Model confidence (mean pLDDT): 82 of 100.
FMN riboswitch aptamer (RFN element) from Kribbella solani, 132 nucleotides, folded computationally.
The RNAcentral record of the sequence draws on Rfam.
It matches the Rfam family "FMN riboswitch aptamer (RFN element)". Gene Ontology term of the family: FMN binding.
Taxonomically the source falls in Kribbella (Bacteria, Bacillati, Actinomycetota, Actinomycetes).
[in-house]
RNA sequence: CGCGUGCUCCGGGGUCGGUGUAAUUCCGAGCCGGCGGUGACAGUCCGCGACCCGGUCGCUGUGGUUCGGCGAUCGGUUGACCUGGUGGAAUUCCGGGACCGACGGUGAAAGUCCGGAUGGGAGGCGCACGCG
Numbered sequence: 001c002g003c004g005u006g007c008u009c010c011g012g013g014g015u016c017g018g019u020g021u022a023a024u025u026c027c028g029a030g031c032c033g034g035c036g037g038u039g040a041c042a043g044u045c046c047g048c049g050a051c052c053c054g055g056u057c058g059c060u061g062u063g064g065u066u067c068g069g070c071g072a073u074c075g076g077u078u079g080a081c082c083u084g085g086u087g088g089a090a091u092u093c094c095g096g097g098a099c100c101g102a103c104g105g106u107g108a109a110a111g112u113c114c115g116g117a118u119g120g121g122a123g124g125c126g127c128a129c130g131c132g
Base pairs, nucleotide, nucleotide: 001132002131003130004129005128006127007126009124010123015029016028017027018026030112031111032101033100034048035047036046037045043099044098052076053075054074055073056072057071058070059069060068061067081097082096083095084094085093103115104114105113
């Protein structure tokens, strides 16, 4: 230094105004951008996670089928970019103009409010042990 195993910790951001009986949801103008990768720094490239749906197995509630709850595991679905410049190299930088954003809730339609969530999580730093 690399690989493997175990453990600790960390691990998502963002608003004002107008109308109105009522909206941080509409209208106007703003604001925000998880993780790994990449010839060079990415919300839009390639993947992953979150959310949603389903299969299998185990446990469980009910007298029982059905149905439901919890856990493990496997799978599916899953948004959006062009242009000019610099350069050896950039859909990643600089200039310009665009676009996208789970589910449930709500006195009125939500990326930004509230909730599941003091959760889960891609993964990251570190420590210990082992191997090369």